[in-house]
RNA sequence: UUCGACAAAGCUAAACCCUCCGUGAGGAGGGGACAGAAAGCGACGGGUCUUUAGAAUAAGACGGCCGGGCUGCCGAAG
Numbered sequence: 001u002u003c004g005a006c007a008a009a010g011c012u013a014a015a016c017c018c019u020c021c022g023u024g025a026g027g028a029g030g031g032g033a034c035a036g037a038a039a040g041c042g043a044c045g046g047g048u049c050u051u052u053a054g055a056a057u058a059a060g061a062c063g064g065c066c067g068g069g070c071u072g073c074c075g076a077a078g
Stems, first nucleotide, its partner, number of pairs: 001077004011036002016031006034064001040070002044067003047062005
């Protein structure tokens, strides 16, 4: 630098259920695993969604939608 086994040590945790927070999208904790090699971090660009009479030059949500950014475990090849 490239790659990801049928290896190994660990990690995260979709749906669903319970409690709490939020008008809401959603979030936090517990249970639970569909999955993930960045499913680690961060709303920069796009996208989706919410609120308001409105879908915007407003205020927000989503990083487990895509791109790009920063950081990084194990292993293989060069």
The RNA shown here (c-di-GMP-I-GGC riboswitch aptamer) has 78 nucleotides and comes from a Nitrospirota bacterium. The sequence was found by an Rfam model in a public genome assembly. Its Rfam family is "c-di-GMP-I-GGC riboswitch aptamer". Rfam links the family to the GO term cyclic-di-GMP binding. The coordinates come from a structure-prediction model, not an experiment, and the mean pLDDT is 83.